Background
This is a predicted structure of a 72-nucleotide RNA (transfer RNA) from Candidatus Curtissbacteria bacterium RIFCSPLOWO2_12_FULL_41_16. Model confidence (mean pLDDT): 82 of 100. The sequence was found in a public genome assembly.
[in-house]
RNA sequence: UCCCCUGUAGCUCAAUGGUAGAGCGUCCGACUGUUAAUCGGCAGGUUGUAGGUUCGAAUCCUACCGGGGGAG
Repeated sequence: UCCCCUGUAGCUCAAUGGUAGAGCGUCCGACUGUUAAUCGGCAGGUUGUAGGUUCGAAUCCUACCGGGGGAG
C1' cells in the first nucleotide's frame, strides 16, 4: 500500500428495508431465620462517525475511524 471480516444495552449476541430485541449482569421486589439458588418487575441504545438512496435504513451505497485476519 492492497484485500477480506467486524463495530447494535455493562458483557455475549439477535434483528437481511416497516415498532431495536434476547440471555447474562446492575437495580427493585417475592420467597427465607440469613445468604445462595429460584421467581417477578423496572431501567439501560443518537445501531462506530459523516454523507447518500428510499415513503421508510441497524439493514442498501460511498468515505472515514477503531479492532481482527491475509497479501506484498